[in-house]
RNA sequence: GGGCGCGUAGCUCAACGGCAGAGCGAUCGUCUUAUACACGAUUGGUUGUUGGUUCGAAUCCAGCCGCGCCCA
Numbered sequence: 001g002g003g004c005g006c007g008u009a010g011c012u013c014a015a016c017g018g019c020a021g022a023g024c025g026a027u028c029g030u031c032u033u034a035u036a037c038a039c040g041a042u043u044g045g046u047u048g049u050u051g052g053u054u055c056g057a058a059u060c061c062a063g064c065c066g067c068g069c070c071c072a
Stems, first nucleotide, its partner, number of pairs: 001071007010024004018055001025043006048064005
């Protein structure tokens, strides 16, 4: 330099173009002498970024940024 893939909550990952969710974590409560376990509740996001398409974009398209793989 060329080609391909990925980027969503603190972490691991979901989500037909139509409400952004789960598990773990964190906080509080119940239980216990106390902690843990268990149970319940709460807490969480500019969906990397800037544009485009669309009535409507996490999802489709383009540029940029970051990471990874392959080729040279």
Predicted 3D model of a 72-nucleotide RNA (transfer RNA) from a Candidatus Wildermuthbacteria bacterium. The sequence was found in a public genome assembly. Its Rfam family is "tRNA". Its family is annotated with triplet codon-amino acid adaptor activity in the Gene Ontology.